The prediction has a mean pLDDT of 81. Transfer RNA from a Rhodospirillaceae bacterium, 73 nucleotides, folded computationally. Rfam family: tRNA.

[in-house]
RNA sequence: UCCCAUAUAGUCUAGUUGGUUAGGAUACCCGGCUUUCACCCGGGCGACCGGGGUUCAAGUCCCCGUAUGGGAA
Numbered sequence: 001u002c003c004c005a006u007a008u009a010g011u012c013u014a015g016u017u018g019g020u021u022a023g024g025a026u027a028c029c030c031g032g033c034u035u036u037c038a039c040c041c042g043g044g045c046g047a048c049c050g051g052g053g054u055u056c057a058a059g060u061c062c063c064c065g066u067a068u069g070g071g072a073a
Stems, first nucleotide, its partner, number of pairs: 001072007010026004019056001028044005049065005
């Protein structure tokens, strides 16, 4: 320098052919349970890498960039 893949919550992850309030686990917070803690039960908070484009509608498609991983020279 070039090619490929990936990027969704603090962490891990689902999202099908573009269309319901973006789902689950864990962590955290509150309450219950317990003598207390843990476990368990109920509830709550929190996310689409950045910018642009296409579209009635973009996490999803296209372009540029950034980051990470792999490959070629």

The sequence is in RNAcentral, with records from ENA.